[in-house]
Context: one part of a larger RNA
RNA sequence: GGAUGAACGCUGGCGGCGUGCCUAAUACAUGCAAGUCGAACGAAGAGCGGAUAGCUUGCUAUCCAAUCUUAGUGGCGAACGGGUGAGUAAUACAUAAGUAAUCUGCCUUAGUGACUGGGAUAACUGUUGGAAACGAUGGCUAAUACCGGAUAGUUAAUUUUAUGGCAUCAUAUUAUUAUUAAAGUUGCGAAUGCAACACAUUAAGAUGAGCUUAUGGCGCAUUAGUUAGUUGGUGAGGUAACGGCUCACCAAGACGAUGAUGCGUAGCCGACCUGAGAGGGUGACCGGCCACACUGGGACUGAGACACGGCCCAGACUCCUACGGGAGGCAGCAGUAGGGAAUUUUCGGCAAUGGGCGAAAGCCUGACCGAGCAACGCCGCGUGAGUGAAGACGGCCUUCGGGUUGUAAAGCUCUGUUGUAAGGGAAGAACAGGUAGUAGAGGAAAUGCUAUUACUAUGACGGUACCUUACCAGAAAGCCACGGCUAACUACGUGCCAGCAGCCGCGGUAAUACGUAGGUGGCGAGCGUUAUCC
Numbered sequence: 001g002g003a004u005g006a007a008c009g010c011u012g013g014c015g016g017c018g019u020g021c022c023u024a025a026u027a028c029a030u031g032c033a034a035g036u037c038g039a040a041c042g043a044a045g046a047g048c049g050g051a052u053a054g055c056u057u058g059c060u061a062u063c064c065a066a067u068c069u070u071a072g073u074g075g076c077g078a079a080c081g082g083g084u085g086a087g088u089a090a091u092a093c094a095u096a097a098g099u100a101a102u103c104u105g106c107c108u109u110a111g112u113g114a115c116u117g118g119g120a121u122a123a124c125u126g127u128u129g130g131a132a133a134c135g136a137u138g139g140c141u142a143a144u145a146c147c148g149g150a151u152a153g154u155u156a157a158u159u160u161u162a163u164g165g166c167a168u169c170a171u172a173u174u175a176u177u178a179u180u181a182a183a184g185u186u187g188c189g190a191a192u193g194c195a196a197c198a199c200a201u202u203a204a205g206a207u208g209a210g211c212u213u214a215u216g217g218c219g220c221a222u223u224a225g226u227u228a229g230u231u232g233g234u235g236a237g238g239u240a241a242c243g244g245c246u247c248a249c250c251a252a253g254a255c256g257a258u259g260a261u262g263c264g265u266a267g268c269c270g271a272c273c274u275g276a277g278a279g280g281g282u283g284a285c286c287g288g289c290c291a292c293a294c295u296g297g298g299a300c301u302g303a304g305a306c307a308c309g310g311c312c313c314a315g316a317c318u319c320c321u322a323c324g325g326g327a328g329g330c331a332g333c334a335g336u337a338g339g340g341a342a343u344u345u346u347c348g349g350c351a352a353u354g355g356g357c358g359a360a361a362g363c364c365u366g367a368c369c370g371a372g373c374a375a376c377g378c379c380g381c382g383u384g385a386g387u388g389a390a391g392a393c394g395g396c397c398u399u400c401g402g403g404u405u406g407u408a409a410a411g412c413u414c415u416g417u418u419g420u421a422a423g424g425g426a427a428g429a430a431c432a433g434g435u436a437g438u439a440g441a442g443g444a445a446a447u448g449c450u451a452u453u454a455c456u457a458u459g460a461c462g463g464u465a466c467c468u469u470a471c472c473a474g475a476a477a478g479c480c481a482c483g484g485c486u487a488a489c490u491a492c493g494u495g496c497c498a499g500c501a502g503c504c505g506c507g508g509u510a511a512u513a514c515g516u517a518g519g520u521g522g523c524g525a526g527c528g529u530u531a532u533c534c
Stems, first nucleotide, its partner, number of pairs: 001534004006530005013381006019374002021339001026337003030334003035076003040073002043070004049064006083292003093216007102209002107205007115149004124139006155178004161172004184197005218264003225255003230252008267289004271282004294315005317328004345371001347370003353367001354365004384414004394405004418475001419471006428461001433456008478523005483504003489518005499506002
């Protein structure tokens, strides 16, 4: 000199864009943060309209029923998105490879299929236990819930032959055995049916992941030996998959001064800061990966978890209780207490982007988009411009002549950035959907699909940005320093005191070094100090 997720002191006008618990991975009141589908299913409730009966002529009852709502069964999602960095020195990360050792829901392309049966159960209803949380039991019912059979010769195992490769093998082919599906829902149609969305299966793709190998990035040798499933083999089990991953048996290996093992510290990287570079330091924000979710352990479901807002067990803590038993997990967004030098609102909206569900309308979304707070940072603007010498008054200094503050002020002439008031007023909106058409492929036709035209329709921010008009120099400057390093000096007070100080050092009666005043220098809505890095 540069830099910071900074803090402290003094000061403080505005805007844009960013950033904001670095400490206690401490404990958490309250609200919200993951739902959705009635076009899978039975049921319950509301109910436009209509019919019938009673009949007090406008009410009641029954039936049909457009439409709407939903607790439950069922499907998909909840493994994404969001947070934090405790652990981890390698089961992590980065780069480069391999997988002939693997899986992959939704999506895309191509093909084939969707036949035939069955038994339950929640909801509901009856009884009943419990303070509650939540149950127990009898009865009834449905499905895209569950379970059989057939088909496909796919997949798996064994087997025949041929070809190829990189060793185990791969591909095609023959035979045997085992193994699928929702006859679904909606729309259209007079109908065999057609269309859309779902379903089953095969082959491939895409995406995502698992595993393996090599290289690289830290301190201590005042850590020198470490290891018993340890190292390898055979066999078996297990896994999507290789493998001591696990087990039985056998062998005695394996790692290590090219630093094993141990201890300490630490999430890693793209990047960021500095530097001419080499290098040194850091890992906030943004992006990628990993790990964790009160602490420890475990599995279930599922394409995917050993699962932050799922389950079970144990523990600590908090809460409720009728003392028998139960409930909870902010390292999601706000917010509270505590800790600390120190870090914000218990805000608005799904309008945009993205995600989940749904045929769609739409619903959900503290992701996100915005607003609020904070000079925390960077950038921009302003606090006026021109003229004005009697060099005014005042202040300070003085050799008492004057000098300086100083064109500075006043005065005169302007301007209106900003501000205040009024008026106008966005872009961000593209859709999707609805109405009416047009064209194309397919279809017997209709519905539907794809493309497109016109109209309709959607903004939290926000009456914000921006523009115009009017008005007033009116509302807007401080901080630090002035002995040398280092730009900038005098007076007074003090008298080794009070104090200053980054280093040298200053102060003991003439202090340019302390304190104040005037002046000057530097930076400027900031300026200094402290801390850390280069």